Model confidence (mean pLDDT): 80 of 100.
Predicted 3D model of a 74-nucleotide RNA (transfer RNA) from Slackia heliotrinireducens DSM 20476.
Its Rfam family is "tRNA". Rfam links the family to the GO term triplet codon-amino acid adaptor activity. It is annotated as a transfer RNA.
The RNAcentral record of the sequence draws on Rfam.

[in-house]
Parts: sequence; structure tokens; C1' cells
RNA sequence: CGGGUGAUGGCGCAGUUUGGUAGCGCACUUGACUGGGGGUCAAGGGGUCGCAGGUUCGAAUCCUGUUCACCCGA
Repeated sequence: CGGGUGAUGGCGCAGUUUGGUAGCGCACUUGACUGGGGGUCAAGGGGUCGCAGGUUCGAAUCCUGUUCACCCGA
């Protein structure tokens, strides 16, 4: 320098195939059960998807540029 893959709540991941209000597990908060702890059950809060721009009625998803990490080649 060229190519590929990845970036999504505190942590780990799915969702991209076919664009249509952003989900799961753990963790966290509150309540119930229990003498308490632990555990179980119920309810709830938290991200607008690495960043910027574009297309579209509508973008995590499509297009362009760019940052970081890893891999391959020179």
C1' cells in the first nucleotide's frame, strides 16, 4: 500500500438473507414467597446500532468516505 472480517444497553451475542416502531441471555432496580441469606416468580430501567454523509415515505440492514481491532498478500 491492496484485499477480507468485525464494531449493536454494563458484559456476551442475535437481528442484515427479503429495508418497516431494536431483541435475547447474564447483570442492575422494585415487589412477592422465605426468620434472614441463597433461590424462584412477577414487574421495570438502560442502546437508536464505530463515526460522517447519501439514497428512500422509511436504514442496524443499501451506497460512499473514514476510525479502530484482527487476518491474508505485497